The RNA shown here (c-di-GMP-I riboswitch aptamer) has 90 nucleotides and comes from an Anaerolineales bacterium. Lineage of the source: Bacteria > Bacillati > Chloroflexota > Anaerolineae > Anaerolineales.

[in-house]
RNA sequence: AUCGACAAACGGCAAACCCUUCGAAAGAUGGGGACGCAAAGCCAUGGAUCUACAGCUGCCAAACACAGCCAUGAUCGCCAGGCCACCGAA
Repeated sequence: AUCGACAAACGGCAAACCCUUCGAAAGAUGGGGACGCAAAGCCAUGGAUCUACAGCUGCCAAACACAGCCAUGAUCGCCAGGCCACCGAA
C1' cells in the first nucleotide's frame, strides 16, 4: 500500500403473548417467555408515527353525549443525528 468485513470466541439484549402495577389513552414498570437484534446500549435533537385527559370549536337555551383540531404525553425494536462500547486477520 492492497485485499479480506465475514468467520470465530466470551457473552448481552428481549418481540408477540400471559400475569402484575401505573396511566384518560398511547404506552411504560416488575416477572415469565423468545420474534429477532453487531449497537434491539444511552440521549426525544430533527423528521415520522401513535394517543387526546385537559383545552378550543361545532351541535344545543344550556349541559352531557358525539364529531373535529391539538402534545405539554408516548415510541430509540421507525429513520437520521449525537455519545459510549465487547471480540478480532490486530